[in-house]
RNA sequence: GAAGCGGAACGGAGGACCGCGGCUCGCAAGAGUCGAGGAAAGUCCGAACUCCCACGGGCAGCAGGCUGGUUAACGGCCAGGCGCGGCGACGCGACGGAAAGUGCAACAGAGAACAAACCGCCGAACUGCGAUGGCAACAUCGCGGUGGUAAGGGUGAAACGGUGCGGUAAGAGCGCACCGCGUCCCACGUGAGUGGUGACGGCAUGGCAAACCCCCUGCGGAGCAAGACCAAAUAGGGACAUGAUGGGACCGCCCGUUCCCGUUCGAGUGUCCGGGUAGGUUGCUUGACCGCCGCGGUAACGCGUGCGGCAGAUGAAUGGUCCUCACCUCGCAAGAGGAACAGAAUUCGGCUUACAGGGCCGCUUUGCAC
Numbered sequence: 001g002a003a004g005c006g007g008a009a010c011g012g013a014g015g016a017c018c019g020c021g022g023c024u025c026g027c028a029a030g031a032g033u034c035g036a037g038g039a040a041a042g043u044c045c046g047a048a049c050u051c052c053c054a055c056g057g058g059c060a061g062c063a064g065g066c067u068g069g070u071u072a073a074c075g076g077c078c079a080g081g082c083g084c085g086g087c088g089a090c091g092c093g094a095c096g097g098a099a100a101g102u103g104c105a106a107c108a109g110a111g112a113a114c115a116a117a118c119c120g121c122c123g124a125a126c127u128g129c130g131a132u133g134g135c136a137a138c139a140u141c142g143c144g145g146u147g148g149u150a151a152g153g154g155u156g157a158a159a160c161g162g163u164g165c166g167g168u169a170a171g172a173g174c175g176c177a178c179c180g181c182g183u184c185c186c187a188c189g190u191g192a193g194u195g196g197u198g199a200c201g202g203c204a205u206g207g208c209a210a211a212c213c214c215c216c217u218g219c220g221g222a223g224c225a226a227g228a229c230c231a232a233a234u235a236g237g238g239a240c241a242u243g244a245u246g247g248g249a250c251c252g253c254c255c256g257u258u259c260c261c262g263u264u265c266g267a268g269u270g271u272c273c274g275g276g277u278a279g280g281u282u283g284c285u286u287g288a289c290c291g292c293c294g295c296g297g298u299a300a301c302g303c304g305u306g307c308g309g310c311a312g313a314u315g316a317a318u319g320g321u322c323c324u325c326a327c328c329u330c331g332c333a334a335g336a337g338g339a340a341c342a343g344a345a346u347u348c349g350g351c352u353u354a355c356a357g358g359g360c361c362g363c364u365u366u367g368c369a370c
Stems, first nucleotide, its partner, number of pairs: 001366007010357001012325007020035006037341001041352002044350005049223004061219005066080005081095001082093004096214002101212002103208002118153002120149003125146009161179006180203001181201004185196004227282004237273006246260005289309004293304004327338004
């Protein structure tokens, strides 16, 4: 210098004027002060908090699934193991069980799970025909059949360990050596596992569980529009009090009868109570909080009397214009233009996704020079 790998950040700075929201001060006018993000996003996990439900246990359902650690918790994170990819830095992995059971495997292929004979190889055994020899029995040779074979070819994602030697009619873990595999043992490791010139086993049970299933672990529901409090107008509900209890006819009056009206079964009025709605208050933002520093730990993370920081709207604030500087592009210059993704809504820990631009740190492979 080239090509890469990993990581942590930044996300313009200062000022003027006008405006918006919270808080404080002020009688007021106004003043002071604070006012978006690394993701405020997706709402995918885990919690706090709140209400409802709940004796306990089981079934079903859902989720997780190598080991150790971390944490309030997690499906997150850290460290490690194993597998796969990469020369490497490093990246990726639903990574328990296929000798519990059920099931699946397109196409191709002879055969896809109690293996199989298409081509090929063989002709030991049994047997047919022919030839030759022989008196004959029979022998040899050739072509077949029954058959043997899993070496070779071919198909496939996958064909029942691999290489070699022996062996055989040809072959085959049929035998042996090495490699691989399984079980046990030993050593190391907390463990997942790793190692062994150890012992045994010829090898024995192929793949798929992101098919059902089995095993282990976890899980009640709804969410700040949770929930709590205050509380109009209007219309219902309830209690108490008050409340017309009359007029006409018969008649001197009462009782009685009768007609009208009212009442019963309670109109109307007043006071109080109660639920809900509008509206308001609260929950609400200082908390398992964040950053720096120190200490412990490989790390995640933990500890600290250290230092610093932290918006709270609700018809919903966080904006606009201009100046200077810095950055990028164009231009000789004067100057002109540009600057991402996005935007709080109860809070917190994670994950995921989006992101212009120019830088920083560590590492790998490699070229050249010394």
Molecule: Bacterial RNase P class A
Organism: Thermoanaerobaculia bacterium